[in-house]
Two RNAs folded together computationally: RNase P RNA and transfer RNA, 392 nucleotides in total. The coordinates come from a structure-prediction model, not an experiment, and the mean pLDDT is 78.

RNA sequence: GAAGUAUCUCAUCCAGUCGCUGUCAACACGUCGAUGGAGGAAAGUCCGGGCUCCGCAGGGCAGGGUGCAGGAGAGAAGCCUGUGGGUGCGAACCCAAGGAAAGUGCCACAGAAAAAAAACCGCCCGGCGCAAACCCGGGCAAGGGUGAAAAGGCGAGGUAAGAGCUCACCGGACGCGCGGCGACGUGCGUGCCUGGCAAACCCCACCCGGAGCAAGGUCGAAUAGGGGAGGACGAGGUUGCCCGCUGACUCCCGGGUACGACCGCUCAGAUAAAUGACUGGACACGACAGAACCCGGCUUACGAGAUGCUUCCACA
RNA sequence: GCGCCUGUAGCUCAGUGGAUAGAGUAUCGGCCUCCGGAGCCGAGGGUCCGGCGUUCGAGUCGCCGCAGGCGCGCCA
Repeated sequence: GAAGUAUCUCAUCCAGUCGCUGUCAACACGUCGAUGGAGGAAAGUCCGGGCUCCGCAGGGCAGGGUGCAGGAGAGAAGCCUGUGGGUGCGAACCCAAGGAAAGUGCCACAGAAAAAAAACCGCCCGGCGCAAACCCGGGCAAGGGUGAAAAGGCGAGGUAAGAGCUCACCGGACGCGCGGCGACGUGCGUGCCUGGCAAACCCCACCCGGAGCAAGGUCGAAUAGGGGAGGACGAGGUUGCCCGCUGACUCCCGGGUACGACCGCUCAGAUAAAUGACUGGACACGACAGAACCCGGCUUACGAGAUGCUUCCACA
Repeated sequence: GCGCCUGUAGCUCAGUGGAUAGAGUAUCGGCCUCCGGAGCCGAGGGUCCGGCGUUCGAGUCGCCGCAGGCGCGCCA
């Protein structure tokens, strides 16, 4: 210097003038004064909590969510530190990461065979003759071929040819010991039949009541206390169903309305919904973008800068 | 603001995880006709909304976005 990777910070700034808006104070009552006035994502609404109501959250079935360990935390699928696996030369990054010997299912095409079962080519023995080939009977699964995946891998011994048949190493299973809080790692021994998919059904463990601020409460205006259907032989509610509980309204059409006021609601805080305009100056010439009950996390959009680290090149 | 649904050809819709995604209609060409329509034959036309993942393999399964649509006020 180039490329990359991780983390953090800022979010054009300053002054003046005129505006907008909330609160407080003043009076001559519509003016003046003081003071507050968007974001890291305010966004998506993907998780979770507060809060509110239904209600009493009781049982069963169904359904949904989560799934390595430890920790912080109100809690989480997020965060931190690790374990195991994968990617990258590396810094680093990614992983919904329980179970495939509980059961069911799927594995297209190709292939002999796609999971208790296999032989197309092939190798070997015998019928089999001097030999070879064909054919028949039998043995084998090493090699070829198919496939995303082929019944532990590779080497040696062994054999008629072969084969965990035997042995060493690797891999995997089981048992024991040691280390670690733990996931797990490691050593020794036994000893090698038993693919992949559970973001297929499912099984195991743990968790889950519903609705949402248009929740909900108080007040007020106007209209048609109109029409129809159902309802104590149980409407409606209680999660989808059943049981159980509760017990009088519910639904549709039509109508009215100021879609109103206050609380909820906030040291930003409305319901025509505010945060802007102009002038001057500075230079890094300014991206994505605008709160609507609040908070934590995730995701997405996006400008600039700083620092640590990695790889390569050049020079000393 | 809150809740929910949808996205496959120009349009309306199908599509057990399996080869090159189909149907109707529309468009284009040919036949037929004096001409047009109807009919018959044929052809073209697809970022399966986008990206990432699971899988041997994704329109289909999962996650995250994007776009569009629907519903929800109060009173009696």